A computed fold for a 509-nucleotide part of an RNA from an uncultured Chloroflexota bacterium, annotated as small-subunit ribosomal RNA, 5' domain. Model confidence (mean pLDDT): 86 of 100.

Context: one part of a larger RNA
RNA sequence: GGAUGAACGUUGGCGGCGUGCCUAACACAUGCAAGUCGAACGGGAAGCCCCUUUCGGGGGGCGGAGAGUGGCGAACGGGUGCGUAACACGUAGUUAACCUGCCCCCGGGAACGGGACAACCGCUGGAAACGGCGGCUAAUACCGGACGGGGCGAUGUACGGGGGACUGUACGUCGUGAAAGGGGUGCGGAAGCACUUGCCCGGGGAGGGGGCUGCGGCCCAUCAGCUGGAUGGUGGGGUAAGGGCUCACCAUGGCGAUGACGGGUAGGGGAUCUGAGAGGGUGGUCCUCCACACCGGGACUGAGACACGGCCCGGACUCCUGCGGGAGGCAGCAGUGAGGGAUAUUGCGCAAUGGGCGAAAGCCUGACGCAGCGACGCCGCGUGGGUGAAGAAGGUUUUCGGAUCGUAAAGCCCUUUUCUGCGUGACGAGGAUGACGGUAGCGCAGGAAGAAGUGUCGGCUAACUUCGUGCCAGCAGCCGCGGUAACACGUAGGACACGAACGUUAUCC
Repeated sequence: GGAUGAACGUUGGCGGCGUGCCUAACACAUGCAAGUCGAACGGGAAGCCCCUUUCGGGGGGCGGAGAGUGGCGAACGGGUGCGUAACACGUAGUUAACCUGCCCCCGGGAACGGGACAACCGCUGGAAACGGCGGCUAAUACCGGACGGGGCGAUGUACGGGGGACUGUACGUCGUGAAAGGGGUGCGGAAGCACUUGCCCGGGGAGGGGGCUGCGGCCCAUCAGCUGGAUGGUGGGGUAAGGGCUCACCAUGGCGAUGACGGGUAGGGGAUCUGAGAGGGUGGUCCUCCACACCGGGACUGAGACACGGCCCGGACUCCUGCGGGAGGCAGCAGUGAGGGAUAUUGCGCAAUGGGCGAAAGCCUGACGCAGCGACGCCGCGUGGGUGAAGAAGGUUUUCGGAUCGUAAAGCCCUUUUCUGCGUGACGAGGAUGACGGUAGCGCAGGAAGAAGUGUCGGCUAACUUCGUGCCAGCAGCCGCGGUAACACGUAGGACACGAACGUUAUCC
């Protein structure tokens, strides 16, 4: 000098764009943050209408709420940085060792049957959370089954590819072996037909993911030896998949001063700060990968999880209880307490972008878009312009002549960006739909009106005098000032520097 997620002191007009718990991965009141589909299914409340009427009784129609079965989503999006020195990450390969819901392309297919369980009804346990027993019922829920194609497994033959493990194609044999012919619309008296959207199997793709390998990047040797599934083999198991992943048996290996093992620290990268570069520092915001979701463990469901707002077990903590037993997890958005030098609103909206579901209308979305707060940062603008010497008054100083603040002020003449009032009024939205917002912008009117500080002045280092103080009070980044004339302390006047900021502290180059 530059830089910062900064903080502190003094001061503070406006706007734009950014940015804001670095500490306790401490504990959390309250609200919201993941639903959706009636065009899969049974059923059906309120309300309205009609008929009847022995009555707030009965029947029918429209209507479709809440709940339930079922499907898809809930594995995305959002948060945090605890752990992790590791194939976690980056990069280059590899998978002849793999998976892939939804989406796109292609080929083929879906004879028929059956039995349940919720909802609902009845009885019943419990304070609650939540149940138990019996009965009825639908489906794109569940089960059997047909055709047995294709696939898969085993196997045979033929022709190829490869150095080889192996592998490609064609034709056989054996085994295994799917589905919802559902929903909607139109035509039709119906049967049915057409269109559409779904269902199943297979092949390919896109995008996504799993695995393996080389290389790269922290500190300590005052850590020197480490290792029993340990290193390898054979076989079984397991997985989507290779593998000591796991197990049985066998062998005795494997790693290490090119730093094993141990300890400390730490999420990694793109980037970012500095620097001429080489290098050094950092990893907040944004993008990306990883890890985690009160702490520890486990699996279930599923295309995908060992699953933040799912389940089970153990633990700590908090809450409810009728004492028998239950409930909870903000490192989602706001917000509270605590900690701290320190970090914001319990705001508006789904209008846009994106996501989930749906044929769609649409619903949901604290993702997101906006607004609010903070000079926290960067950038822009303003606090007026011209003229004005009797160099006014006043302050300070003085050698008492003067000097200086100083064209500064006053006065006079102008201007109207920010301001106020009124009017108009967007882009973002494609035909409609705007939270922001009657905002930005524009026009008219008013009126210099409302807006300057902070640090320093001994040298480094730009800016000097007065008074007070008297090694006191104090200053200080270093050198050093102060003990009676202090340009170094305090004050005043003046000056210098920067300016809505200026200084200080901390940290990095």
The RNAcentral record of the full RNA draws on Greengenes.